A computed fold for a 418-nucleotide RNA from an Actinomycetota bacterium, annotated as Bacterial RNase P class A. Taxonomically the source falls in Actinomycetota (Bacteria, Bacillati). Its Rfam family is "Bacterial RNase P class A". It is annotated as a ribozyme. A source record names the gene rnpB.

[in-house]
RNA sequence: GGAGCCGGCCGGGCGGCCGCGGGCGGAAACGCUCGAGGAACGUCCGGACUCCGCAGGGCAGGGUGCUGGGUAACGCCCAGGCGGGGCGACCCGCGGAAAGCGCAACAGAGAGCAGACCGCCGUGGCCCGCGCUGAUGCGCGGUCGCGGUAAGGGUGAAACGGUGAGGUAAGAGCUCACCAGCGGGCCGGGUGACCGGUCCGGCUCGGCAAGCCCCACCCGGAGCUAGGCCAAGCAGGGAGCGUUGAAGGGGGCUCAAGCAGCGAUGCGGCAGCCCCCCUCGGAAGGGCGGCCCGUCCGAGCUCCCGGGUAGGCCGCACGAGGGCAUCGGCCCCGGGGCGCUCGCGAGAGCGCUCAGACAGAUGGCCGCCCCCGGCCUUCGGGCCGGGACAGGAUCCGGCGUACAGGCCGACUCCUCCG
Numbered sequence: 001g002g003a004g005c006c007g008g009c010c011g012g013g014c015g016g017c018c019g020c021g022g023g024c025g026g027a028a029a030c031g032c033u034c035g036a037g038g039a040a041c042g043u044c045c046g047g048a049c050u051c052c053g054c055a056g057g058g059c060a061g062g063g064u065g066c067u068g069g070g071u072a073a074c075g076c077c078c079a080g081g082c083g084g085g086g087c088g089a090c091c092c093g094c095g096g097a098a099a100g101c102g103c104a105a106c107a108g109a110g111a112g113c114a115g116a117c118c119g120c121c122g123u124g125g126c127c128c129g130c131g132c133u134g135a136u137g138c139g140c141g142g143u144c145g146c147g148g149u150a151a152g153g154g155u156g157a158a159a160c161g162g163u164g165a166g167g168u169a170a171g172a173g174c175u176c177a178c179c180a181g182c183g184g185g186c187c188g189g190g191u192g193a194c195c196g197g198u199c200c201g202g203c204u205c206g207g208c209a210a211g212c213c214c215c216a217c218c219c220g221g222a223g224c225u226a227g228g229c230c231a232a233g234c235a236g237g238g239a240g241c242g243u244u245g246a247a248g249g250g251g252g253c254u255c256a257a258g259c260a261g262c263g264a265u266g267c268g269g270c271a272g273c274c275c276c277c278c279u280c281g282g283a284a285g286g287g288c289g290g291c292c293c294g295u296c297c298g299a300g301c302u303c304c305c306g307g308g309u310a311g312g313c314c315g316c317a318c319g320a321g322g323g324c325a326u327c328g329g330c331c332c333c334g335g336g337g338c339g340c341u342c343g344c345g346a347g348a349g350c351g352c353u354c355a356g357a358c359a360g361a362u363g364g365c366c367g368c369c370c371c372c373g374g375c376c377u378u379c380g381g382g383c384c385g386g387g388a389c390a391g392g393a394u395c396c397g398g399c400g401u402a403c404a405g406g407c408c409g410a411c412u413c414c415u416c417c418g
Stems, first nucleotide, its partner, number of pairs: 001414004006409005012369007020035006037389001041400002044398005049223004061219005066080005081094005095214002100212002102208002117153002119149008128141005161179006180204001182201008227314004236305006248277007258267003285297004318334002321332004335354008370387007
């Protein structure tokens, strides 16, 4: 320098103007402060929380699957084991196929106990050919059958161990030695998966469990539109207070205006009050701006109870850290942000603070800078374009997926230089 392999991180910065949601202060104007992500996404796993269900056991159903550990839990993480891939850093996979059922396209002779196409070997026949022979006949080859074989060729993802020797008509674990593999026993190491060694056996084939299945372990259901509280109006139940001709008749008393009179007073009789008679005669509440008077309307009005609609409130927020409690609390620990102080600095101390909306807020514009690409260049720079994926909705732990551009660290292989 090139190629690669793991792990981690950032994912625009500053300022100005305008705007949005929450909290606090304020009478208000307004001020201060907080306000999305590494994936907030997919909703694939696991939990907290909530409601419903639930003696106990079993079946069915679903899930997980090498071992040990971590954890609230997990299908997650860490470490290890074995197998496979890569020169390597490193990556990928994982119960059981000797319980049973089942499956294997195409090709191929044969694919689940199997198989013979070519080949090899033995043997029989023959209008066959060649050679030898005086002839019978013999030999070699060809061809047609019968039989043996599984070394070799060939097919396939997969064809019933490998090498050598013996053996044979030719062959073959047919036999033997070694190796590999399978099963079993023993010894040693390891918590364990498993590893190392040794002996024996028959010589010996496997694959798929993401087809059914077997074994072990786990699993009640639904989910914040969970669920809880308050509660107009209407309807229901109950209690209390009200709603009777403000009409008439008779009698009496006081009498306005007006008229007459100089006047006392008389006439007059609107109206009010009292008594008697006849069902023996009442007014809660509401309107008129708040109250009183007055006036008008006036048959309903008020209170309580249970459920509960609209609507409102809680659930709802830094931490799945710990402790105490006389259980709407307190203390300690830890994390993020802002401010002040101290320190050369890494940092320390103190104070404040930590999104909770409900059709759902975090945005827009401008300037400077940063990064990337293109063009131009007098090499100083200038101009143009671009800056991803995406976005809370109860919360948390994981996994998976998306992502312009960029940074850091460890390691591997190749090449070059000293």